About this RNA
The RNA shown here (THF (Tetrahydrofolate) riboswitch aptamer) has 101 nucleotides. Model confidence (mean pLDDT): 81 of 100.
RNA sequence: AGCAGAGUAGGGUUCCGCGCGUUAAGUGCCGUCCGGACAGGGAGUUGCCGGGUGGACGAAAAGCCGACAGGCUUGCGGUGCGAAGCCCGCAUCCCGCUGCU
Numbered sequence: 001a002g003c004a005g006a007g008u009a010g011g012g013u014u015c016c017g018c019g020c021g022u023u024a025a026g027u028g029c030c031g032u033c034c035g036g037a038c039a040g041g042g043a044g045u046u047g048c049c050g051g052g053u054g055g056a057c058g059a060a061a062a063g064c065c066g067a068c069a070g071g072c073u074u075g076c077g078g079u080g081c082g083a084a085g086c087c088c089g090c091a092u093c094c095c096g097c098u099g100c101u
Stems, first nucleotide, its partner, number of pairs: 001101005010088005016082004020077003029055008040095004061074005
């Protein structure tokens, strides 16, 4: 010097556990404001994540018990959190690390 590679945050999915809603919150979609993270170091987006706020859309309940307050069970929800498995994974730029030449 050339070639190849490792590794993050995070995301997706399967399954398990514990919850929440079913009096409709949440999820998903659009706008806006604020914040955060992005491999060992630095920079970093029109991409990613979170929070606030506005808007549109929108649902699956059934059975049982009951002291009539409510509770339980089975479902349902692009539902929340946690564990495990698998998959993806620096937008990009510079440097570094490992291997080979």